[in-house]
Formats: sequence, structure tokens, C1' cells
RNA sequence: UCAUCAUCCAGAGCAGCUGAGGGACCGGGCCCUGAGACGCUGCGGCAACCAGAGCGCUGACGACCAGAUCGGAACGGUCGUCGUGCGUAGCAGGUGCCAAUGCCCGAGCGAUGAGGA
Repeated sequence: UCAUCAUCCAGAGCAGCUGAGGGACCGGGCCCUGAGACGCUGCGGCAACCAGAGCGCUGACGACCAGAUCGGAACGGUCGUCGUGCGUAGCAGGUGCCAAUGCCCGAGCGAUGAGGA
């Protein structure tokens, strides 16, 4: 850079710097903004995506326990190993995000993540 898939009405802000526009683009609205927006940096936070630790459930196997019984098995309990399962989980990693539904409507599109070329 290209194509594919998923998501985009949940959630989460303070400080410092800067100083005029900003909410991606077009049209129309609406909103934020010199009481300092946007952006950058630091710290803090959120939990959407990926793959995990841990925990719970569950399945298989094994060991042990209990046991009516002539004897055993099944069922039950505990523990261990394994997982292709399900859930939970900011505990750690990689991204992302922290005004308003991607601010809203129209048309296009865009953003983020995952694996791939």
C1' cells in the first nucleotide's frame, strides 16, 4: 500500500506547553472554543480487538476415599494430568480510545483491530 473480516448510540480527564480555529472530506445543520478549544507532552483512566496467567464450569483419563452387597460395577466425593470446549478475568503484554452515536442528515467515505498478500 492492497484486498478480506469484525466493530463504530457502552465506558473513561487532569496538569503543563502552545495560541486560533476545531468537530477527517463535500453540501446542509448543530456544537466546542481567548473562562484557551484543536494539537503536543506527562500522568491518570476506560476496556472495544488479539493472544495469555489465574479462577470457575465442563469433558476425557488416572489414583484414592466412601459404599447398600456374597462379590463387583455404575452413581457419589477428593486430588492430579490433559483440552479441541464455555465463562470470567486489567493480573501482565501488543494495539486502541477518554465532548456530543464516526455529533446529526445526504452522498461518498473514514477510523480502529485481527489475520493475510
SAM riboswitch aptamer (S box leader) from an uncultured Acidimicrobiaceae bacterium, 117 nucleotides, folded computationally. The coordinates come from a structure-prediction model, not an experiment, and the mean pLDDT is 77.